A computed fold for a 265-nucleotide RNA from an Oscillospiraceae bacterium, annotated as Bacterial large signal recognition particle RNA. The source organism's lineage runs through Bacteria, Bacillota, Clostridia, Eubacteriales and Oscillospiraceae. The sequence is in RNAcentral, with records from ENA. It is recorded under the gene name ffs. Its Rfam family is "Bacterial large signal recognition particle RNA". By type it is a non-coding RNA gene.
RNA sequence: UCGCACUAGUCGGGGAGUUAGCGGUGCCCUAUGCCUGCAAUCCGCUACAGCAGGGAUGAAUUCCCACACCCGGGCUUGUUUUGAGUAUUGACGGCACCUGUAAGCGGUGUUGAGAAGCUGGUCUGACGCAACGAGAUCCCAUGAACCAUGUCAGGUGGGGAACCAAGCAGCAUUAAGUGGAUCUUCUCGUGUGCCGUCGGGUUGCCGGUUUUGAGCUGGCUGCAUGUGUUUCGGGUACUCAUCAGGUUCAAAUGUGGGUGUGCGA
Repeated sequence: UCGCACUAGUCGGGGAGUUAGCGGUGCCCUAUGCCUGCAAUCCGCUACAGCAGGGAUGAAUUCCCACACCCGGGCUUGUUUUGAGUAUUGACGGCACCUGUAAGCGGUGUUGAGAAGCUGGUCUGACGCAACGAGAUCCCAUGAACCAUGUCAGGUGGGGAACCAAGCAGCAUUAAGUGGAUCUUCUCGUGUGCCGUCGGGUUGCCGGUUUUGAGCUGGCUGCAUGUGUUUCGGGUACUCAUCAGGUUCAAAUGUGGGUGUGCGA
């Protein structure tokens, strides 16, 4: 150096989590890379760190180590890189409202603002008057078989007669009643009244008059105090994402190095 046969090793790895620690089942990433059993209320081990049993490969492109690169994951920072959500803040802006002011606008004012005095009305009490309503009265009409009146035909009674008496019907006038209707008079009543007289009145409103002589108002905007509102914008905090870093682990890949035994030639 070559050939043959073995053995060590290999037959996936990694991240987070769990764990005293190491693996595994489970979750996730990666270029799918033996089989069976155990296993999250865990299963099995002890820094040489899955256990038990089988199978394949097997000394190098395949195993081991280092470095480079870096799919992916963890942690962390940010002069707030950008955004979203939640909570909170009315001692944030905005918005709404009360009160005030009178800067601007407007209204009104020498055809007299405002103030002061006097006096009326509205309001209210009493009395009176009118109106209205109701009732009665007056007027007209009607209205009594007999128990209203007057006159009483006929008839009846008395009388010798003249006459007298009672008296039905009828007629007239009336009572009670009924009906009508402009008017007269009386009584009662009232959310009736351009009425009258005498008052009252908390000054609210309106009017008249006298004195004085230029403001008054607070409708709109503005301004100020105060009250409220977390819808919108802002502040603060937290969380999530994104961006820019730092750090750590890291598959696969690449480079380099290292690494048996036996027999034979």